Predicted 3D model of a 424-nucleotide RNA (Bacterial RNase P class A) from Sedimenticola sp. Its Rfam family is "Bacterial RNase P class A". The family's RNA type in Rfam is ribozyme. Its family is annotated with ribonuclease P activity, dimeric ribonuclease P complex and tRNA processing in the Gene Ontology. The sequence was found by an Rfam model in a public genome assembly. Lineage of the source: Bacteria > Gammaproteobacteria > Chromatiales > Sedimenticolaceae > Sedimenticola.
[in-house]
C1' cells in the first nucleotide's frame, strides 16, 4: 500500500416562522349524560425505529374452561449452560468450506420395517459381464524344434559282370515321442478399463493359470475392555474378514414439549328500541311433597382446540322476518425497564450499588416553509492546503407490551484480527 474477516456506533445538524398532539400548572367560557367527561385560551415541558416491517416463534396480560385421562394432530431433534420462555442466545463436540482470520449445518435412528436412486451403464442389490485378463484341468486343429524307427528320390564314391550289395551328401515322405508356440472350444475372473453423483471398502506385498480379504501389514468398519471428559465425544488396547452405498428436508421408529381465544381481549358509564312476531325440535319414568320444589335413572342441547371417556351447565335450542344502539371512559404505558459502575463467569448472562422516567394517537398526532452548514458523487480550477458550480442525502412511520429470528438499507466512522506485495 492492497485484499479480506469479526464486533460495534451514527444514519443529518443549527436557527427562525407557522401548524398538530400528551402531561402538569393557571384562568375563565361553552356543551352534555352534572362535582364527571369533552372542546377552546396562556405558560412550562415531552412527542416515531434499528428495523417500528414480516406476523415466523416465545411469553406477560385479559377472558373462557373441573384446568383430568386417552387417541389423533403439531413442534423440536448432538452435548452442557443461559433465559420468564423459545424453534432464540452462549460455549463445547462432530461434519463441511476457506491459505488464513473465520463461516455454514433441517446434527437422534439406515442392524425394526417399507419405499426411492432418472438417464447412462453388463449391473444400482436376492446385483452383473460391454471392452477385457487367463487357458492351469479336459477336448479339437495347425506350425516349426529335438530324439527314435521305417522307407523314397537325386547324386558321388566303392565294387563288379557268378552271387551279394555298402557308405557319404542333399531334398522330401510316414509313424511314435518330448518340450514349446498359435488358434478354437469347454471353462475361470471381477483385479484393470468404460458408464455414472455413487459400482461387492482403500493402499501395498504375497499368492494364483489369471485373479479375488484368498492370506498378511497399515488405514476404514463392527464388537469388547480400559483411560480422559458432567456429557456429546476422544485416545489406547484386543478381537472379527466385515452387515455393499446413499436417502428419514421420504413413510416410519425413538426421545422431549404442547388448554383455547385474543386489546377488534376485556371492564365500566350513559342512551335507545318492540323484555317484538312466526315456524320447527325438545324432559319421559320412579320416589318424596299442599303449591313452589327436591332426589335417582334415561334421552336431548350447550361448554371443555378435533374425537372418545369423564366433568360442568340447561328449559330452553335452531332458523326466518322486523326494530334500536354503534357514544364516552378505562385497558394505554413504571417495565422479565434504561444508563453508569463494581463483583462473579471463557461466554451468553447473573448479582450489588447509584441514577433516570425517555410517545400514547383513535380515521389515527410527532409536520410544513425559509436560510446556513455537514456527508457523498461529478465537473472546472489550483504548486499543495484549497476554491467555485451542479446534483444528491438510504430502508422506512408506533397502535397493549416485552424477548428473539428473518428481510430492507445511500453513506460515514471506530476497534481487533488474517493474508498478499514493497521498503527499511
Nucleotide at each position: 500500500g492492497g485484499a479480506g474477516a469479526u464486533g460495534g456506533u451514527c444514519g443529518g445538524a443549527u436557527a427562525g416562522c407557522c401548524g398538530c398532539u400528551g402531561u402538569c400548572g393557571c384562568g375563565c367560557a361553552g356543551g352534555g349524560a352534572g362535582u364527571u367527561c369533552c372542546u377552546g385560551g396562556c405558560g412550562a415541558u415531552g412527542g416515531a425505529g434499528g428495523a417500528a416491517a414480516g406476523u415466523c416463534c416465545g411469553g406477560g396480560c385479559u377472558c373462557c374452561a373441573c384446568a383430568g385421562g386417552g387417541c389423533a394432530g403439531g413442534c423440536u431433534g448432538c452435548c452442557a449452560g443461559g433465559u420468564a420462555a423459545c424453534g432464540c442466545c452462549u460455549g463445547g463436540g462432530g461434519g463441511g468450506c476457506g491459505c488464513g482470520a473465520g463461516c455454514c449445518c433441517a446434527c437422534g435412528g439406515a442392524a425394526a420395517g417399507u419405499g426411492c436412486c432418472a438417464c447412462a451403464g453388463a449391473a444400482a442389490a436376492c446385483a452383473g459381464a460391454c471392452c477385457g485378463c487367463c487357458u492351469a484341468c479336459c477336448c479339437c486343429g495347425g506350425g516349426g524344434c529335438g530324439g527314435g524307427a521305417g522307407g523314397c528320390u537325386g547324386u558321388c564314391c566303392a565294387a563288379c559282370u557268378u552271387a551279394g550289395g555298402g557308405g557319404g551328401c542333399a531334398g522330401g515322405c510316414u509313424c511314435c515321442u518330448g518340450a514349446u508356440u498359435c488358434g478354437g472350444g469347454c471353462g475361470g475372473c471381477a483385479a484393470g478399463g468404460g458408464u455414472g453423483a455413487a459400482a461387492a471398502g482403500g493402499u501395498g506385498c504375497g499368492g494364483u493359470a489369471a485373479g479375488a480379504g484368498c492370506g498378511c501389514a497399515c488405514c476404514g468398519c463392527g464388537c469388547u475392555g480400559c483411560c480422559g471428559g458432567u456429557a456429546a465425544c476422544g485416545g489406547c488396547a484386543g478381537u472379527g474378514g466385515c452387515a455393499g452405498g446413499g436417502u428419514a428436508a421420504a413413510c416410519c421408529c425413538c426421545a422431549g414439549c404442547c388448554g383455547g381465544a385474543g386489546c377488534a381481549a376485556g371492564a365500566c358509564c350513559a342512551a335507545a328500541u318492540a323484555g317484538g312476531g312466526a315456524a320447527g325440535c325438545g324432559u319421559g319414568c320412579g320416589c318424596c311433597a299442599u303449591a313452589g320444589g327436591g332426589c335417582g335413572c334415561g334421552a336431548c342441547c350447550c361448554g371443555u382446540g378435533g374425537c372418545c371417556c369423564g366433568c360442568g351447565g340447561g328449559a330452553g335450542c335452531u332458523u326466518c322476518c322486523g326494530g334500536g344502539u354503534a357514544g364516552g371512559u378505562c385497558g394505554c404505558u413504571c417495565g422479565a425497564g434504561g444508563c453508569g459502575u463494581c463483583c462473579g463467569g471463557u461466554g451468553a448472562c447473573g448479582g450489588g450499588c447509584g441514577u433516570c422516567c425517555u410517545a400514547g394517537a383513535u380515521g389515527a398526532a410527532u409536520g410544513g416553509c425559509u436560510a446556513u452548514c455537514g456527508g457523498c458523487g461529478g465537473c472546472g480550477u489550483u504548486u499543495u492546503g484549497g476554491c467555485g458550480c451542479c446534483g444528491u442525502u438510504a430502508c422506512a412511520g408506533a397502535a397493549c407490551c416485552c424477548g428473539g429470528c428473518u428481510u430492507a438499507c445511500a453513506g460515514a466512522c471506530c476497534a481487533u484480527c488474517u493474508c498478499c506485495c514493497c521498503c527499511c